The prediction has a mean pLDDT of 82. Predicted 3D model of a 133-nucleotide RNA (FMN riboswitch aptamer (RFN element)) from Kineococcus indalonis. It matches the Rfam family "FMN riboswitch aptamer (RFN element)". Its family is annotated with FMN binding in the Gene Ontology. Taxonomically the source falls in Kineococcus (Bacteria, Actinomycetota, Actinomycetes, Kineosporiaceae).
RNA sequence: ACGCGUGCUCCGGGGUCGGUGCAAUUCCGAACCGGCGGUGACAGUCCGCGAGCCCCCACCCCACCGGGUGGCGGGCCGACCCGGUGGGACUCCGGGACCGACGGUGAGAGUCCGGACGGGAGGCAGCACGCGG
Numbered sequence: 001a002c003g004c005g006u007g008c009u010c011c012g013g014g015g016u017c018g019g020u021g022c023a024a025u026u027c028c029g030a031a032c033c034g035g036c037g038g039u040g041a042c043a044g045u046c047c048g049c050g051a052g053c054c055c056c057c058a059c060c061c062c063a064c065c066g067g068g069u070g071g072c073g074g075g076c077c078g079a080c081c082c083g084g085u086g087g088g089a090c091u092c093c094g095g096g097a098c099c100g101a102c103g104g105u106g107a108g109a110g111u112c113c114g115g116a117c118g119g120g121a122g123g124c125a126g127c128a129c130g131c132g133g
C1' cells in the first nucleotide's frame, strides 16, 4: 500500500430588478437553483433511492385535546421534446419547454421565516480501532 468489519465525522443550491397594491423577495414581467446511486457517454425531467405527506404498530409524556421517539409495516409522492454528433446520449452540443413537501405570513412562496445545531440516501470522502493475507 490492499481487502473486510465496527464506530465516529463530513457532505443541498437559489430572490435581484421592475410593475400592481394599504400590504407581496408569495401575484405579474424578467432573474436564479438543481441531493444520492444507476445507465452503452456527463441526467432536476429515464430507472431507482433519499427527503416530504398520510395511515398503522410499539413505547414514552399528557386531566383532556394532543405531542414525542422508534419501526428491514403499508400507502401517496413533480417535470421533455425537437434538431445535431456518435457504434452508443430522453444524459453531450444547439434550440425551445417543464417541475419543485409541510407549517407560517398584512396577499397565494422551489428561492423568505420555521420544524432543522434535525433527518438522510449514498460516497474510490476523512479519522480511529479490529481482523485478514
Base pairs, nucleotide, nucleotide: 002132003131004130005129006128007127008126009125010123011122016030017029018028019027031111032110033100034099035049036048037047038046044098045097052076053075054074055073056071057070058069059068060067061066080096081095082094083093084092102114103113104112